[in-house]
Context: one part of a larger RNA
RNA sequence: GAUUGAAUGCUGACGGCGUGGAUGAGGCAUGCAAGUCGAACGAAGCAAGGAGCAAUCCUUGCCUAGUGGCGAAAGGGUUAGGAAUACAUGAAUAACGCACCCCCAUCCUGGGAAUAACGAUUGGAAACGAUCGCUAAUACCGAAUGUGGAGAGUAGUGGCAUCACUAUUUCUUUAAAGUUGGGGACCUAGAAACAGGCCUUGCGGAUAGGGAGCGGUUCAUGGGAUAUCAGCUAGUUGGUGAGGUAAAAGCUCACCAAGGCUAAGACGUCUAGGCGGACUGAGAGGUUGACCGCCAACAGUGGGACUGAGACACUGCCCACACUCCUACGGGAGGCUGCAGUCGAGAAUCUUUUGCAAUGGGCGCAAGCCUGACAAAGCGACGCCGUGUGAGCGAUGAAGGCCUUUGGGUUGUAAAGCUCUUUCGCCAGGGAACAAGGGAGGGAAGCUAAUAUCUUCCUAACUUGAGGGUACCUGGUAAAGAAGUACCGGCUAACUCCGUGCCAGCAGCUGCGGUAAUACGGAGGGUACAAGCAUUAAUC
Numbered sequence: 001g002a003u004u005g006a007a008u009g010c011u012g013a014c015g016g017c018g019u020g021g022a023u024g025a026g027g028c029a030u031g032c033a034a035g036u037c038g039a040a041c042g043a044a045g046c047a048a049g050g051a052g053c054a055a056u057c058c059u060u061g062c063c064u065a066g067u068g069g070c071g072a073a074a075g076g077g078u079u080a081g082g083a084a085u086a087c088a089u090g091a092a093u094a095a096c097g098c099a100c101c102c103c104c105a106u107c108c109u110g111g112g113a114a115u116a117a118c119g120a121u122u123g124g125a126a127a128c129g130a131u132c133g134c135u136a137a138u139a140c141c142g143a144a145u146g147u148g149g150a151g152a153g154u155a156g157u158g159g160c161a162u163c164a165c166u167a168u169u170u171c172u173u174u175a176a177a178g179u180u181g182g183g184g185a186c187c188u189a190g191a192a193a194c195a196g197g198c199c200u201u202g203c204g205g206a207u208a209g210g211g212a213g214c215g216g217u218u219c220a221u222g223g224g225a226u227a228u229c230a231g232c233u234a235g236u237u238g239g240u241g242a243g244g245u246a247a248a249a250g251c252u253c254a255c256c257a258a259g260g261c262u263a264a265g266a267c268g269u270c271u272a273g274g275c276g277g278a279c280u281g282a283g284a285g286g287u288u289g290a291c292c293g294c295c296a297a298c299a300g301u302g303g304g305a306c307u308g309a310g311a312c313a314c315u316g317c318c319c320a321c322a323c324u325c326c327u328a329c330g331g332g333a334g335g336c337u338g339c340a341g342u343c344g345a346g347a348a349u350c351u352u353u354u355g356c357a358a359u360g361g362g363c364g365c366a367a368g369c370c371u372g373a374c375a376a377a378g379c380g381a382c383g384c385c386g387u388g389u390g391a392g393c394g395a396u397g398a399a400g401g402c403c404u405u406u407g408g409g410u411u412g413u414a415a416a417g418c419u420c421u422u423u424c425g426c427c428a429g430g431g432a433a434c435a436a437g438g439g440a441g442g443g444a445a446g447c448u449a450a451u452a453u454c455u456u457c458c459u460a461a462c463u464u465g466a467g468g469g470u471a472c473c474u475g476g477u478a479a480a481g482a483a484g485u486a487c488c489g490g491c492u493a494a495c496u497c498c499g500u501g502c503c504a505g506c507a508g509c510u511g512c513g514g515u516a517a518u519a520c521g522g523a524g525g526g527u528a529c530a531a532g533c534a535u536u537a538a539u540c
Base pairs, nucleotide, nucleotide: 001540002539003538004537006536007535008534009533010532013387014386015385016384017383018382019380020379026343027342028341030340031339032338035070036069037068040067041066043064045062046061047060048059049058050057051056077298078297079296087222088221089220090219091218092217093216096215097214098213101211102210103209105207106206107205108204109143111141112140118133119132120131121130122129123128148174149173150172151171152170153168154167155166156165157164158163178203179202181200182199183198186197187196188195224270225269226268231261232260233259236258237257238256239255240254241253242252243251273295274294275293276292277288278287279286280285300321301320302319303318304317323334324333325332326331351377353376354375355374359373360371361370362369363368390420391419392418393417400411401410402409403408424481425477426476427475428474429473430472434467437463438462441459442458443457444456445455446454484529485528486527487526488525489510490509491508495524496523497522498521499520505512506511
C1' cells in the first nucleotide's frame, strides 16, 4: 500500500447493487417449510333436480376420512466427522443399473380369494387399540397367450482371456388393468326407460429394443504437518470352491499356502470438508476456501434394516442411550445443522414480514392445488458504487476570536449583502415494464364408420401483479432540511499561545514531560480523508 462475512470509538443526508451466526454440530416455546389425483375405488355428509301419496330411489355437483397411484431419495440447511471407501484431472466397465421423458415393435384374454373405510360389541387417562360382520378397485393371487426376453442345446462369424454377435425351432421358463368422452347399424337381458356387448377418441397397463441424461464400481496421478512415530499386518496377502450383489472383488465363509506394506516414509499422532475460485504480488510465489457453482459427508448420540427405479432415508420405521414434555403412575410424546423467532455462550451477525405475479419443482387430462425453493419487502454505513450538503459577484479586508515587535498579522471572499439555481428531500398530480399464460364462443384440419367426441391450428369476449400508486415524469416549495473524523517533533503533509512541571499524561519506531514542551491537556490556526474517519485483529 492492498484486502476482510470483521469488531470497537466518534459521527451520520439519500439511493442502487451486494452481503449478514465465522463462537456452542449448545438447548429450543410458537407458526409455517410435501403434497396431489374423484378421469383408479367403495362409502359418509351437504346442496340442487327428477320419479313417487309417502317411505324411498335415481342423477348431478361440492366436500370429508379411507383403499390405491405418483411424489416424498428432489428442493432447502450445515461442515461435525473424514488424510482417503472423500476431492480434482485423466482413463476403464469384455464387471453394471435406471422410475419419470423421447423413439420404435407387439399385446391388454379369462377367473378367484380378501381387506380398509363402514356397522356392532369392547379395552385405555391418553397415545392407540381388540373381537365379530359387510364391501370395491389400476390393491392382491392363480390360469391363458408369447411380438419378445432369459437359460440350456446345435451351427456359424468375430475378438482382447473370461467372451460377444447371428441363425435355429429342439427343450424349459416368463406379462398385463383398466378408465374418461362419443356413437349409426347389429347382438344380449328387459314391457319400456335404459344397461352391457360392439366400434371409436384420449389417458393408462405389459413385454422387448434404442436414445437422452443420471448413477454404481475400478485404476492412475495430484494436493497438509510430524521421525521427539521405524517397523506395521492375521481376513492380514494370494489360491481353490461356495455364498452374495445390478455388478468385479476376502465383499463374506470353508480349506490350502505364507504371504502383503515400508526410508520415494508404511504404521502412529496432530490438523483439515475438497475443488472451480478469492486475496495479495511485476511475476514466481505466499495465504485462503464467506457469498455463487460442482462434489462429498451429516441430520440429538450410536446401531439396524424395511419400502422403493433410487435411501440404509433432515420434517419415515425399529432398538439402545442422553435430554425435554404429558400422565389417572399403568404408560406415552419429541428431535429447527429448513424459514422466521427465543435462551445461552460470545468482540460479533437481521423480520416470529408479503406473495405464489414471475422462474423452477411435485401431483393432476385439465382447471387447479401445494411449494419459508424462489420472487419481494424490512433491519445493519457491513462492503462497493453514485449523488448531495449550493453557484456567481462581493474589501470598509466589518464585528468577534487568536497571535503580536502594539505598527499590525491571521481567520478571510470566509461572513454579511446582491444576483441565481433546486439535484436529493418534502408536498401535489400523472404513471410504467416485469404477463408468458388461462379462456366462454366461432372457424379449419386430423383421428374415425361418423357431420359425434377428442386433438392440433387460427380467431376471440373476458381475465391473472406480491412488490406498489413503486420506478419514472411534471408542477410547487425555499438556500431552504443535510459534515464529520483523525492528525500537525522526525519518519510524515500540517505551528503558535496558554496550562502543567519526570506530575498528569503521550507513544507504531525513535522517544517526549524535571518552569519558556511545535511530542502531555486546552485554544486559535493548519494538513489529510470524507458520509465517513480512526483504532484493533488478520493475510499478502
The part of an RNA shown here (small-subunit ribosomal RNA, 5' domain) has 540 nucleotides and comes from a lake water metagenome. The RNAcentral record of the full RNA draws on SILVA. Its Rfam family is "Bacterial small subunit ribosomal RNA".